[in-house]
RNA sequence: GAUAGAGGUUGCGUGACCUAUGAGUAGGCUGUCUGAUGCGCCGGAAGCAGGGGAGGAUAGCUCAAAGGAGAUCAUGCCGAAAGGGCAGACGGAUUUCGGACGGAUGUUUCUUGGGCGCAGCGUGAAGAAUGCUGCGACUGUCAUCGAAUACGAUGGAGCGCUAUC
Numbered sequence: 001g002a003u004a005g006a007g008g009u010u011g012c013g014u015g016a017c018c019u020a021u022g023a024g025u026a027g028g029c030u031g032u033c034u035g036a037u038g039c040g041c042c043g044g045a046a047g048c049a050g051g052g053g054a055g056g057a058u059a060g061c062u063c064a065a066a067g068g069a070g071a072u073c074a075u076g077c078c079g080a081a082a083g084g085g086c087a088g089a090c091g092g093a094u095u096u097c098g099g100a101c102g103g104a105u106g107u108u109u110c111u112u113g114g115g116c117g118c119a120g121c122g123u124g125a126a127g128a129a130u131g132c133u134g135c136g137a138c139u140g141u142c143a144u145c146g147a148a149u150a151c152g153a154u155g156g157a158g159c160g161c162u163a164u165c
Stems, first nucleotide, its partner, number of pairs: 001165005008078001011077006018070002027062008037049003041099006081112003084108004090102002113139002116136008141156006
C1' cells in the first nucleotide's frame, strides 16, 4: 500500500406497506349572541371582501392532512452515520417588499468508537420520539501496569483495531 473482517440480539441508514396517534382537532355548513374589521409567522404597501354582517364566542351536524411513531418486509453498509460551521435552489392560504423561520443540496485540515439511562435546553399535539450539552454505568478496541490469554486498574481514539498478501 492492497484485500477481507469485527463491535450489536435495539450497530447505522434508505425505501415500501399496514396500524395507531394527530383528532372528533383544523376546516366546512347551519342556528343564536355580539357588532367592525378580515385576508392563515411578523411588519409595510396595493387590491379584494365586509351593517344584504367582518371577526369573535357558543350549540348542532359533518370532518381531514402533514411531520413524527410502531410492527413487518426489502435493501445499502461498519465514519456505518449524526451533529457543528459556511453556502444554499426553494417554501408557507390575493399580490408585492422586508424580516424571522424551515430547507433539498453542496462543501469543510471541525466534533463523536457504540448503544443505553438521568438532568437541562430546543423541536413536537404529546407522558411518543428526537437534536444539543453535561453526567453515569455498560460494551468493543488498543496501549501501559498488576503474577496470569480468561481477571482488574489507568489512559487513548475510528486518520483506529484485527487477519492475509

Predicted 3D model of a 165-nucleotide RNA (Lysine riboswitch aptamer) from uncultured Eubacterium sp. Lineage of the source: Bacteria > Bacillota > Clostridia > Eubacteriaceae > Eubacterium. The sequence is in RNAcentral, with records from MGnify.